[in-house]
RNA sequence: AGAGUUUGAUCCUAGCUCAGGAUGAAUGCUUGCUGUGUGGAUAAGGCAUGCAAGUCGAGGGCACCUUCGGGUGACCGGCGAACGAGGUAGUAACACGUAGGACUACAUACCCUAAAGUCGUGAAUAGCCUAUCGAAAGAUAGGGUAAUACACGAUAUCUCUUCGGAGGAAAGAUUUAUCGCUUUAGGAAUGGCCUGCGGAGUAUCAGCUUGUUGGUAGUGUAAAAGACUACCAAGGCUACGACGCUUAGGGGAGGUGAGAGCCUGACCCCCACCGAUGGGACUGAGACACGGCCCAUACUCCUACGGGAGGCCGCAGUCGAGAAUCUUCCGCAAUGGACGAAAGUCUGACGGAGCGACACAGCGUGAUCGAUGAAGCACCUAGGUGCGUAAAGAUCUUUUAUGAGUGAAGAAGUUUAUUGACAUUAACUCAAGAAUAAGGGGCUGCUAAUCACGUGCCAGCAGCAGCGGUAAUACGUGAGCCCCUAGCAUUAUCCGGAAUUAUUGGGCGUAAAGGGUUCGUAGGUUGUUUGAUUAGUCUUUUGUUAAAGCACCGAGCUCAACUCGGGACAUGCAAAGGAAACGGUCAAACUAGAGGACAGGAGAGGUGUGUAGAACUCAUGGUGUAGGGGUGAAAUCCGUUGAUAUUAUGGGGAAUACCGAAAGCGAAGGCAGCACACUGGCCUGUUCCUGACACUGAGGAACGAAACCUAGGGUAGCGAAGGGGAUUAGAUACCCCCGUAGUCCUAGGCCUAAACGAUGCAAACUGGCUUUAAUGGAAUUCAACCUCCAUUGAGGCGAAGCUAACGCGUUAAGUUUGCCGCCUGGGGAGUACGGCCGCAAGGCUAAAACUCAAAGGAAUAGACGGGGACUCGCACAAGCGGUGGAUCACGCGGCUUAAUUCGAUGAUACACGAAGAACCUUACCAAGACUAGAAACUUAUUUCAUGACCUUCUAGAAAUAGAAGGUAUAUCGGGAUAAGCAGGUGCUGCAUGGUCGUCGUCAGUUCGUGGCUUGAGCUGUUCCUUUAAGUAGGGAAACGAACGCAACCCUCAUCGUCUGUUACAAGUGUCAGACGAGACUGCCUCGCCCUAAGUUUUUAAAAAGUAUUUUACUUUGAAGAUUUAGGGCGGGGAGGAAGGUGAGGAUGACGCCAGAUCAGCAUGGCCCUUGAUGUCUUGGGCUGCACGCAUGAUACAAUGGUUGGGACAACAGGUCGCAAUGGAGCAAUCCUUAGCUAAUCCUUCAAACCCAGCCCAAGUUCGGAUUGGGGGCUGAAAUUCGCCCCCAUGAAGUCGGAAUCGCUAGUAAUCGCGCAUCAGCUAUGGCGCGGUGAAUAUGUUCUCGAGUCUUGUACUCACCGCCCGUCAAGUCAAGGGAGUUGGGAGCACCCAAAGUUUGCAUUUAUUGCAACCUAAGGUGAAUUCAAUAACAGGGACUAAGUCGUAACAAGGCACGGCU
Repeated sequence: AGAGUUUGAUCCUAGCUCAGGAUGAAUGCUUGCUGUGUGGAUAAGGCAUGCAAGUCGAGGGCACCUUCGGGUGACCGGCGAACGAGGUAGUAACACGUAGGACUACAUACCCUAAAGUCGUGAAUAGCCUAUCGAAAGAUAGGGUAAUACACGAUAUCUCUUCGGAGGAAAGAUUUAUCGCUUUAGGAAUGGCCUGCGGAGUAUCAGCUUGUUGGUAGUGUAAAAGACUACCAAGGCUACGACGCUUAGGGGAGGUGAGAGCCUGACCCCCACCGAUGGGACUGAGACACGGCCCAUACUCCUACGGGAGGCCGCAGUCGAGAAUCUUCCGCAAUGGACGAAAGUCUGACGGAGCGACACAGCGUGAUCGAUGAAGCACCUAGGUGCGUAAAGAUCUUUUAUGAGUGAAGAAGUUUAUUGACAUUAACUCAAGAAUAAGGGGCUGCUAAUCACGUGCCAGCAGCAGCGGUAAUACGUGAGCCCCUAGCAUUAUCCGGAAUUAUUGGGCGUAAAGGGUUCGUAGGUUGUUUGAUUAGUCUUUUGUUAAAGCACCGAGCUCAACUCGGGACAUGCAAAGGAAACGGUCAAACUAGAGGACAGGAGAGGUGUGUAGAACUCAUGGUGUAGGGGUGAAAUCCGUUGAUAUUAUGGGGAAUACCGAAAGCGAAGGCAGCACACUGGCCUGUUCCUGACACUGAGGAACGAAACCUAGGGUAGCGAAGGGGAUUAGAUACCCCCGUAGUCCUAGGCCUAAACGAUGCAAACUGGCUUUAAUGGAAUUCAACCUCCAUUGAGGCGAAGCUAACGCGUUAAGUUUGCCGCCUGGGGAGUACGGCCGCAAGGCUAAAACUCAAAGGAAUAGACGGGGACUCGCACAAGCGGUGGAUCACGCGGCUUAAUUCGAUGAUACACGAAGAACCUUACCAAGACUAGAAACUUAUUUCAUGACCUUCUAGAAAUAGAAGGUAUAUCGGGAUAAGCAGGUGCUGCAUGGUCGUCGUCAGUUCGUGGCUUGAGCUGUUCCUUUAAGUAGGGAAACGAACGCAACCCUCAUCGUCUGUUACAAGUGUCAGACGAGACUGCCUCGCCCUAAGUUUUUAAAAAGUAUUUUACUUUGAAGAUUUAGGGCGGGGAGGAAGGUGAGGAUGACGCCAGAUCAGCAUGGCCCUUGAUGUCUUGGGCUGCACGCAUGAUACAAUGGUUGGGACAACAGGUCGCAAUGGAGCAAUCCUUAGCUAAUCCUUCAAACCCAGCCCAAGUUCGGAUUGGGGGCUGAAAUUCGCCCCCAUGAAGUCGGAAUCGCUAGUAAUCGCGCAUCAGCUAUGGCGCGGUGAAUAUGUUCUCGAGUCUUGUACUCACCGCCCGUCAAGUCAAGGGAGUUGGGAGCACCCAAAGUUUGCAUUUAUUGCAACCUAAGGUGAAUUCAAUAACAGGGACUAAGUCGUAACAAGGCACGGCU
């Protein structure tokens, strides 16, 4: 000191979360010792038991005991019990803190000082005795007695006084010295009273008050006072928050923080208050009294039922409630307190011990060596690595714990003596022995520290982000590692981080936030000069701010914690002295702020009255006829009873075209024909006048669009609601036809808007350019225009500056000042409740529970749009030929099946993997077999002529098993057994490699350096022209480069040279091969653009000279014309085999689709492995057929078919092969064997074409499917299931619906030929070859696809996106609610205890009665706060429910706001 989290990424805003410290804590796991602290925070709930306040015989009498010294006991009496100890319920208050005050409003027992006095007398009473009542507690009557108890009198320095006078004290004890007593004065210390200032929340508490405020006279007190009473007056407090409500003891201090602050009020100290709850007084110096009294109430206990007793919020302890808090301990030895002359007694104050890791501090659990880096465990790249010098082992030490011994200080009193709870203490010495002693949390990031296995969106984790769906460093376990350590984590709370309430130290155009506007009260702030003054301000001194604490210095416990000593700082308040700049106040003056007068001016400023024309509509009349109207298209609607159209006349209401503008006016809302009347504000100018009169403005008042409300009018057009027609899946909408309120007027209400410049008002300062409105001035001789200057408005662009950016920028969002309003995460919610206003609708004010980790602003790159611009492509169009209809072939789906193996599925699957499924292939099915295996490697053991191989035979479907015979070889080989292992076309293409498809042969995709930006990013790559092309040129904050384009490569076309197997009769070179040439805007011409130079025209600026001004000369800039040169693009021509990339091929950028392939191959992981998912064999299947789709073949005929005859190729292949010729056969084919290892021989006669004949428009001499018969070939094998030939049969089909495909030239179309695979073939497929050989393209509106730029966006999994609301289900919290229940604070009335005061009475007392007041209680009506509730409504949340599609793109009706 910061970090994580909104996004694809970025900056900002903003919230949430974390790292630190702390606690009277609690919980989990763990636990060796010592010291010092600390420990009922909840129920001020209830309490058993014991103790916590007594003491004095030197005040008194009595009783008893006695060692005769004395002692004990109750009572009277004195002092104390008002302290100490406890608690925090109440209290928002003179309760507390702080500073002061009253002798003219106070008191004080004990103590100190001083003075004076202490004389005389008397009546009782307790105890005690007698008697009585009662269960008890206790009580009553009679008798007698003492005092430092009580009473009377005297006197007094005392008090009061009208100065005459009046009132008013004492106590003795004891025996020589004191202790006492009374009065007065003073002191010390303590207390009562009063005052200023200070410190909680709430205005959804705005008015409160009748003893209230004051006076007079009394009462009362120690003392002032409405403290109380009577009378009189009507005051007093309050926005600087009265009154009310809620909460709360206050302070010193404690925690945290850099500080300012914020939070807290345990322990210790000071103060206050309380003592079961409420009331009350008595005694006393002091109480309205914790361990006193009286009464009432509740509760508990005793009881003989008549009546009594009690108060742990003292110390222990108990129950209860609670997450939670200790011993019914020891002692008065110390310190302190009460009493006493003292000894002493009492003291749960206190001193100690005990319990609790509750906190702080200290110590320890060993130290030094010790590698074969043991074993074990874990991991592994299989080599090793880690735990790890760790252990074992060796040597040493003994803190602590344990045992034994010694052993303090705390202790002093006047001095001797005595006296220790703690304490078997601390400390010291000795002994034995590593002996008695380590855990907790974490390891994805924040945040230090990782691997393996298990699990498989399950179980679970989690402070936040988030992890888990088969390779989890995030779950669980293990190992290792990290952090802290007798502790470690978690939970709760506080401060910090949080500048996240901002005084220090924030904001408000768009993120939350400027009030709708003006006037104006209080308040805040306030121009220049002078003088005076001093409550603000500054300064000095004094007092105080208790102690403890914090900080500093020092000291004592072995250190520390802890304790002790010392001085000091700071802050606040008060008093006294000083200063006078600033501020305030007073006085005097000024004119720059402000206002007024005078003279002009502009304007949809306002109110009222009148009036004008156009349009519309209605009525009536004329003309006129079948339509009109409306829409994307229609229909509803109007019209033959005459519409629409046109014309004439009349009526009506509303609004004011042109001018008109980014213009003007107004505070805002708003204001528009014209005229008049009344009226507000503003601007300009000149002097004059007043003399700070100013700015802002909480409350308050007024105004305030539209809609809406009330009453009365008015109603042409438009037009919520409503009706109808369309559209649609629906259409309560958008479109159309109607149409009521309303819109208009008068009067009144309402008071809200995206009331916006989303920008409060006022003032000052800070470069400019330009437009416009108003006025004045300069210049123009005058006037108008133009130009310039000044002021006041309204706009545009922009320096500096500001801003998160966008943007703002003298009309600031810049730099400053004054005042007001407002904000503090999103939702809930501008909602509920309450209050005020309103006729209502509703408005203003304005929360919480709950819920989420985001919501949001600006900008960036993409993607997308039923956004835009431009460009391209057989994309469309123009053409040619097809597909879709038929039959067949082939592939797929589906169905079927024991199996119909598997994969591929929009484009980018479907004649695809498969360039060949009868067996094999083969992966599928059935059956039969084998098990270290059909094939491989290693090791060990064993064997090798009883083995292996070949032939024959038997069983079997075969594999296989068995039998017989034969053959060759020699250990580097073969077999068997065992162990490692093999094997898998089993799964995952979403774990992968490699390969491939697609966009697309589209022209794109990037980088380095530089520049711009806070940044993501941008620039470059955009722009203009051009190209097939990011091809090229120009310009430009870019300059270069890379992958793509092009070129280089191959084939073809022309030519040359060389070579010459074959070809050919030869020689040659039409042929083949190799090497070269050739094409590059190279040549001519025309057009357009750019650059450079020259000539020339017009215009602007500056300076100087000449010249009479204009003007002319020189320089620079801008625009235009023209010539030459260069470059780019386009049109045409020549030459040429080829002309504008000559044609074709190969070549496929960055990337996209988790595209395809684990079945071509390779490969991680998982799975199977003896009844196998492995391997072998036979047979079957992959060919199965109601059906659908894709790709093709053949056709439907005459541009044809058929018969005969005649021509012309190229690419390729061939020895287990191609096969000529000859022969047989109708043919497939067969027989025979020339040639050829190929330019030699063969396949090989090419076909379309040409010539001639027939067919004559038909289901045919078209078409050939299907079927029957007979043959041929391959092959062990042709049935499932091959091909070919011949004869016979002769189906559908007569050009194909919606729709759809290919092709731009040697192309389409058409014709045949070859090859791969292959025994054969399903080939009509695929790959090649040549023959013949077209048509069309005006063009880019539309469809599809692509590219570039731009625009909008709430999308980024990127529109197959995002996302809203109702309904249905579940959960939660809050509000309303007929009511019900409880608490608080009052009010009125009734009753009224104890008690004070007063009065009366007589029995003069411990009396009775009465009155006033009053606690508690009762009744009643209201009020407030809670609890609960049928029911109804809204809100929030919850992977995959329903209905629609509202918003985001022009979101398909732009969205939104108010009503």